[in-house]
RNA sequence: GCCCCGGUGGCCUAGGCUGGUAGGGCACCUGCUUGGUAAGCAGGGGGUCGCGGGUUCGAGUCCCGCCCGGGGCU
Numbered sequence: 001g002c003c004c005c006g007g008u009g010g011c012c013u014a015g016g017c018u019g020g021u022a023g024g025g026c027a028c029c030u031g032c033u034u035g036g037u038a039a040g041c042a043g044g045g046g047g048u049c050g051c052g053g054g055u056u057c058g059a060g061u062c063c064c065g066c067c068c069g070g071g072g073c074u
Base pairs, nucleotide, nucleotide: 001073002072003071004070005069006068007067010026011025012024013023020057028044029043030042031041032040050066051065052064053063054062
């Protein structure tokens, strides 16, 4: 230099082909339960979807450039 995969709440991860309210688990907070914890049950808060631009009525998703991580080729 070229090619491939990945970047989504504090952590992990689905969704990308086929554009239409961003979902799940753990953690956190509140309540129930308990003599008290843990566990369990119910509810809640938290996301500029790596950055910038483009297309579109509408972009996590499509297109272009860049950054970061991993792998491969020379």
About this RNA
The prediction has a mean pLDDT of 82. Predicted 3D model of a 74-nucleotide RNA (transfer RNA) from a Thermoprotei archaeon. NCBI's taxonomy places the organism under Archaea, Thermoproteati, Thermoproteota, Thermoprotei. RNAcentral records the identical sequence in 2 taxa.